[in-house]
Context: one part of a larger RNA
RNA sequence: GAAUGAACGCUGGCGGCGUGCUUCAGGCAUGCAAGUCGAACGAGAAAGUCUCUUUCGGGAGGCGAGUAAAGUGGCGCACGGGUGAGUAAGACUUAGGUAACGUACCUUUUCGCUGGGGAUAACUGGGGGAAACUCUGGCUAAUACCGAAUACACCAACUUUUACUGCGGUGAUGGUUGGGAAAGCCGUAAGGCGCGGAAAGAGCGGCCUGAGUGCUAUUAGCUAGUUGGUAGGGUAAUGGCCUACCAAGGCUACGAUAGCUAGCUGGUCUGAGAGGAUGAUCAGCCACACUGGCACUGAAAUACGGGCCAGACUCCUACGGGAGGCAGCAGCUGGGAAUUUUGCGCAAUGGACGAAAGUCUGACGCAGCAACGCCGCGUGGGCGAGGAAGGCCUUCGGGUUGUAAAGCCCUUUUGACCGGAAAGAAUAUUUGACGGUACCGGUAGAAGAAGCACCGGCUAACUCCGUGCCAGCAGCCGCGGUAAUACGGAGGGUGCAAGCGUUAUUC
Numbered sequence: 001g002a003a004u005g006a007a008c009g010c011u012g013g014c015g016g017c018g019u020g021c022u023u024c025a026g027g028c029a030u031g032c033a034a035g036u037c038g039a040a041c042g043a044g045a046a047a048g049u050c051u052c053u054u055u056c057g058g059g060a061g062g063c064g065a066g067u068a069a070a071g072u073g074g075c076g077c078a079c080g081g082g083u084g085a086g087u088a089a090g091a092c093u094u095a096g097g098u099a100a101c102g103u104a105c106c107u108u109u110u111c112g113c114u115g116g117g118g119a120u121a122a123c124u125g126g127g128g129g130a131a132a133c134u135c136u137g138g139c140u141a142a143u144a145c146c147g148a149a150u151a152c153a154c155c156a157a158c159u160u161u162u163a164c165u166g167c168g169g170u171g172a173u174g175g176u177u178g179g180g181a182a183a184g185c186c187g188u189a190a191g192g193c194g195c196g197g198a199a200a201g202a203g204c205g206g207c208c209u210g211a212g213u214g215c216u217a218u219u220a221g222c223u224a225g226u227u228g229g230u231a232g233g234g235u236a237a238u239g240g241c242c243u244a245c246c247a248a249g250g251c252u253a254c255g256a257u258a259g260c261u262a263g264c265u266g267g268u269c270u271g272a273g274a275g276g277a278u279g280a281u282c283a284g285c286c287a288c289a290c291u292g293g294c295a296c297u298g299a300a301a302u303a304c305g306g307g308c309c310a311g312a313c314u315c316c317u318a319c320g321g322g323a324g325g326c327a328g329c330a331g332c333u334g335g336g337a338a339u340u341u342u343g344c345g346c347a348a349u350g351g352a353c354g355a356a357a358g359u360c361u362g363a364c365g366c367a368g369c370a371a372c373g374c375c376g377c378g379u380g381g382g383c384g385a386g387g388a389a390g391g392c393c394u395u396c397g398g399g400u401u402g403u404a405a406a407g408c409c410c411u412u413u414u415g416a417c418c419g420g421a422a423a424g425a426a427u428a429u430u431u432g433a434c435g436g437u438a439c440c441g442g443u444a445g446a447a448g449a450a451g452c453a454c455c456g457g458c459u460a461a462c463u464c465c466g467u468g469c470c471a472g473c474a475g476c477c478g479c480g481g482u483a484a485u486a487c488g489g490a491g492g493g494u495g496c497a498a499g500c501g502u503u504a505u506u507c
Stems, first nucleotide, its partner, number of pairs: 001507004006503005013377006019370002021335001026333003030330003035075003040072002048063006082288003092212007101205003106201008114148001116146002123138006154179006161172004184193003214260003221251003226248008263285004267278004290311005313324004341367001343366003349363001350361004380410004390401004414448001416443005424434001451496005456477003462491005472479002
């Protein structure tokens, strides 16, 4: 000098765009953050209102409404959002491999969707419990569940021919035997949406290999599933991934093992560069979801707002037993030098579901708070000397503040008030949170808007008074003991400016 997710002191007019718990991965009240589909299915209210009836208590029927709420079923909940604890290598970056693999939704092609069965929730009857909830008898539906039929380019075994090969296999082509599917809904219909098998694509992922990616040798030896083989299990798939048996290997001074630290990268800061430092916001990957472990479902999870077990903590309890997980958005408490609203909207973009209308969406779009940062604008312009008064200095002549003020003439950015008023909407129509906002026109009026640090040298800027090695200053050198340009005040000056200084950190 440059920089910062900064903080502190003094000060503070406006706008645009960004950014905002770096500390306790401490604990959390409350609300919201993942639902949706009635065109898969069965069942199905009430308030209110209208009509009829009545023994005036009521009863029946219509509308409300096939609505609400709940249930079965499908898809989604593995995305999106948060955090950086762990991890020095199952991570990340880069280049490859997979002849060792998977893939719901989407696209393309092709062939199919025949005919049956038994249940079960909701509901209803009964019981247990303070509750959470739960047990049991009975009824019922389906695109829920289960056999059967049929079937290819599918799967398995055996087998024919052939191409490639890393010699292990792989692809193509035939044959025999065995095995494997499906679901309906809407529509008058046409048809549409779906369902099953197979092949291909796209996108997404799993696994493997090489290289690179901190510090310490005051860590020198480490290792029994350890290293390899055979066989099997397991997986979508290779593999000590796991098991049995066999062998005795494997790593290490090119740093094994151990300890400490740390998410990695694109990037960011600095620097002429080489390099050094760093990894907030944005983007990619990884890991985690109170702590530890486990599986289930599923195309995919060992699943933040799913489940089970154990633990710590908090809460409820009738003491028998239960409930919970903000490292989602707000917000609270604690910690801290320090970090915001319990806001508006789904109008846009994107996502889930749905044929659609649409519903949901604290993703997102906006607004609020904060000079936290960057950028822009303003705090007025011109004229104005008897160089007024006052202040300060003075050699007492004057000098300086200083065209500065006053005064005269203007302007109105911004601010105030009044009026108008968008784009963002994709449309034939409808649909805007922001927002009566941006922006435009008008009215009055210089009006409402300047501070902070410094002035001994480095380093731009000097005098007076006070103090008297005191009080104090200080980044370094150093100032202060009676004439201090270095302390404190004043006048003046210098530098930056809605900021200016200080502290911390990096180059």
RNAcentral holds the full RNA, with entries from SILVA.
The part of an RNA shown here (small-subunit ribosomal RNA, 5' domain) has 507 nucleotides and comes from a wastewater metagenome.